[in-house]
C1' cells in the first nucleotide's frame, strides 16, 4: 500500500427498497409453604457518521 468481511436493542443475530423483529436479558403480575423453574404482560434502537439516488433507504 492492496482485496474481502463485519458495524442493527443490554447481548448472541435475524431482517428481498414500503411502519425494525427473534431469543437471552430487565421489570411486573399469575402460580408456589418458599425458591427455582413455567405463564402472561411489559421494557426496550435516531440501524457507526457525514452525502447521493428514489414517491420511499438498515437495505
Nucleotide at each position: 500500500g492492496c482485496u474481502u468481511c463485519u458495524g442493527u436493542a443490554g447481548c448472541u443475530c435475524a431482517g428481498u427498497g414500503g411502519u425494525a423483529g427473534a431469543g437471552c436479558g430487565c421489570u411486573g403480575c399469575a402460580c408456589u409453604c418458599g425458591u427455582a423453574a413455567u405463564g402472561c404482560a411489559g421494557c426496550g434502537g435516531u440501524c457507526c457518521a457525514g452525502g447521493g439516488u428514489u414517491c420511499g433507504a438498515c437495505u

Predicted 3D model of a 59-nucleotide RNA (transfer RNA) from Kipferlia bialata. It matches the Rfam family "tRNA". Gene Ontology term of the family: triplet codon-amino acid adaptor activity. Its mean pLDDT, the model's own confidence on a scale to 100, is 82. RNAcentral holds the sequence, with entries from Rfam.